[in-house]
A computed fold for a 79-nucleotide RNA from a Deltaproteobacteria bacterium, annotated as c-di-GMP-I-GGC riboswitch aptamer. The sequence was found by an Rfam model in a public genome assembly. The coordinates come from a structure-prediction model, not an experiment, and the mean pLDDT is 83.
RNA sequence: ACAGAAAAUGCCAAAUCUAUCGUGAGGUAGAGACGGAAAGCCACGGAUCUUAAUUUAAAAGACAGCCGGGUUGCCUCUU
Numbered sequence: 001a002c003a004g005a006a007a008a009u010g011c012c013a014a015a016u017c018u019a020u021c022g023u024g025a026g027g028u029a030g031a032g033a034c035g036g037a038a039a040g041c042c043a044c045g046g047a048u049c050u051u052a053a054u055u056u057a058a059a060a061g062a063c064a065g066c067c068g069g070g071u072u073g074c075c076u077c078u079u
Base pairs, nucleotide, nucleotide: 001078003076004075011036012035016031017030018029019028020027021026034065040071041070042069044068045067046066048062049061050060051059
């Protein structure tokens, strides 16, 4: 540098439930475990969703476990 998850150390945590914050999408904490080789981080480009509006559009937000991109990292094979 590249590839992979067979091994090993581990890591994260879907749906759902409870509490709480938010007009809302959704977030946070606990339980939980569908799954994940970056399911670590970043809202940069799309997609989707929310608010208000609505003839069209534009604006502000949500979402990283939707796709792409940027960046950092464990183990092992190969070079």